RNAcentral holds the sequence, with entries from ENA. The RNA shown here (transfer RNA) has 73 nucleotides and comes from a Planctomycetota bacterium. It matches the Rfam family "tRNA". NCBI's taxonomy places the organism under Bacteria, Pseudomonadati, Planctomycetota.
RNA sequence: GCCACCGUAGCUCAGUUGGUAGAGCGGCUGAUUUGUAAUCUGCAGGUCUCCGGUUCGAAUCCGGACGGUGGCU
Numbered sequence: 001g002c003c004a005c006c007g008u009a010g011c012u013c014a015g016u017u018g019g020u021a022g023a024g025c026g027g028c029u030g031a032u033u034u035g036u037a038a039u040c041u042g043c044a045g046g047u048c049u050c051c052g053g054u055u056c057g058a059a060u061c062c063g064g065a066c067g068g069u070g071g072c073u
Base pairs, nucleotide, nucleotide: 001072002071003070004069005068006067007066010025011024012023013022019056027043028042030040031039049065050064051063052062053061
């Protein structure tokens, strides 16, 4: 330098026939316990990397930028 894949909650990831974003773990609250752990209940937490385009509507489609991983030279 070229090619492919990836970027979504604190972490690991799901969500791609476009229709107002979820799970597990973690955090907090409550229940249970003499207490802790475990278990159960509920809650909080995200401008979906950024900019622009298409569309009534974009995490999702298109272009560009940045970053990460792998491969080739």